[in-house]
RNA sequence: GGGGACGUAGCUCAGCCUGGGAGAGCGCUAGACUGAAGAUCUAGAUGUCGUGGAUUCAAAUUCCGCCGUCCCCA
Repeated sequence: GGGGACGUAGCUCAGCCUGGGAGAGCGCUAGACUGAAGAUCUAGAUGUCGUGGAUUCAAAUUCCGCCGUCCCCA
């Protein structure tokens, strides 16, 4: 220098193909239970969907640029 994959909650990830309500598990906070803790149950907070722009009535999802991580080629 060329090509590819990935980037979503504190962590691990789903959702993208086929545009329309942002989610799961773990973790965290509060309550119930317990002598206390763990387990269990209930409730709650998670967030610029890497970033800028474009298309669209509407974008995590489609298109383009950029940034970061990893892999391959040279």
Molecule: transfer RNA
Organism: Candidatus Woesearchaeota archaeon